[in-house]
């Protein structure tokens, strides 16, 4: 200089002028405040409420390597093994297929203790072909093709996958048939490490295909609703009719067991239907906050100190114009072509609705750091 | 605001994880002066992407569209 890899941050700025919600002021003057990195998708954890909670079974749902952080978690951080790159570095639903049951189309010979289609091998008959020879209507031994019933499983063919791979001996031919390396599997065996595992040592010719995002086993975690949760306070009426009701509701879907209200009816209580109303108030803005700083960790994160307070609407503000800069695009104008310099459009994704922590997914543009790996020059 | 379901031809359905059927629509051509009916024959689909799997409409994630319900008070 190119080329790529990780991370972090902006995501228009500065005035003025008019206008909008809160909030301090007294209703006024006049002040303060006013989106976001994802507010978003609601995928996941929670906090907070109500509804409840003695216990037990059986069903459902979720995570799934180690280790550590978290209020929690499917999230994050550090480390194992896989895998992909020349490296930086990325990516993994990464527990069990030796507990058990389904699959595995088509195609192959055979698809899970398989299998012989093509191919190799020797033998046995002495069918047909060939030339040859010899004591020539025959007869001997070679070749080739065809045929029997047998050895193999190297190769060759099919498949997503064919029951170790590679060299060698071995064999009629071949084979873990035997051997060495490799791989693999078992181990009450060493050393490392908290751990997953990693390193070696012993045995064993080798057994165990693949699917768990298919049932399932294992480990573990898991009440239900949601702020239209809930609490107070006000308005209004047909406080009404049907069904079902001695049980009814509740206990995380089901049992069992418990609770809690009610019992001789016009009951409570569930559903359904009609009626009324289209209010206000809290919940609701101090909170696992926020920014500097110091410590301790490899980090995620944790502790101390200091300082700050930072939207709260309800059909819903947080906006619009003008000037000036800035970045982008056009267009002129000029140049070899650029800068300059004039005009003109443009400013991404989007938008708070109880409230936090991660996920995901969507973003014109641009800025910083730190790495790798080529080239060139000193 | 929360909450639950659902995308398969123009439309309305089907389809144990193994070649996406049917029905009406539509094109064509054949009957007919012509049209409709009728016959014949033809074309059209799994909401994007990724992922598990030898193999996905189906299994799993992920974004995308569209439906549905829930005020409060006697």
């Nucleotide at each position: 200089c190119a080329a790529g890899c990780g991370g972090g941050c902006c995501g228009g700025a500065u005035g003025g002028c008019c206008g909008c919600g809160c909030c301090c002021g007294a209703u006024a003057a006049g002040g303060g405040u006013g989106a976001g990195g994802a507010a978003a998708g609601u995928c996941c954890g929670a906090g907070c409420u109500c509804c409840a909670c003695a216990g037990g079974g059986c069903a459902g749902g979720g995570u799934g390597c180690u280790g550590g952080g978290u209020a929690a978690c499917g999230c994050c951080c550090a480390g194992g093994c896989g895998g992909g790159g020349u490296a930086a570095c990325c990516c993994g639903a990464c527990g069990g297929a030796a507990a058990g049951u389904g699959c595995c189309a088509c195609a192959g010979a055979g698809a899970a203790g398989a299998g012989a289609c093509c191919g190799c091998c020797a033998g046995c008959g002495g069918g047909c072909g060939g030339g040859g020879c010899c004591u020539u209507u025959g007869g001997c031994a070679c070749c080739g093709c065809a045929g029997c019933g047998g050895g193999c499983a190297a190769g060759g063919g099919u498949g997503a996958a064919a029951c170790g791979g590679u060299g060698g001996g071995g064999u009629a031919a071949g084979a873990g048939c035997c051997c060495a390396c490799c791989g693999c599997g078992c181990u009450u065996c060493c050393c490392g490490g908290c751990g997953a595992c990693g390193g070696g040592g012993g045995c064993g010719g080798c057994a165990c295909g693949g699917u768990a995002a298919a049932c399932c086993c294992c480990a573990c975690c898991c009440g239900g609703a949601g702020c239209a949760a809930g609490g107070c306070c006000u308005a209004a009426u047909a406080g009404g009719a049907g069904c079902g009701g001695a049980g009814a509701g509740g206990u995380g879907g089901c049992c069992c067991g418990c609770c809690u209200c009610g019992u001789g009816a016009c009951c409570a209580c569930g559903c359904u239907c009609g009626g009324g109303u289209u209010g206000g108030c809290u919940g609701c803005a101090c909170g696992a906050g926020g920014u500097a700083u110091c410590g301790g960790g490899u980090a995620a994160c944790c502790g101390g100190u200091a300082u700050c307070c930072c939207a709260g609407a309800u059909a819903a503000a947080u906006g619009g114009c003008c000037a000036u800069c800035c970045g982008u695009u056009c267009g002129g104008u000029u140049u070899a072509a650029c800068c300059c310099c004039c005009g003109a459009a443009u400013g991404a994704c989007a938008g708070a609705a109880c409230u936090c922590g991660g996920c995901u997914u969507a973003c014109a543009g641009g800025c910083c750091c730190g790495c790798u790996u080529g080239c060139c020059u000193u | 605001u929360g909450c639950c379901c659902c995308c398969u031809c123009g439309u309305c359905c089907a389809a144990c994880g193994g070649c996406a059927a049917g029905a009406c629509a539509c094109a064509u051509g054949a009957c007919u002066c012509u049209g409709g009916a009728u016959c014949a024959u033809g074309g059209u689909a799994u909401c994007g992407g990724g992922g598990u799997u030898c193999g996905a409409a189906u299994c799993c994630c992920u974004g995308g569209g569209g439906g549905g319900c829930a005020a409060c008070c006697a």
This is a predicted complex of two RNAs, RNase P RNA and transfer RNA, with 452 nucleotides together. The prediction has a mean pLDDT of 79.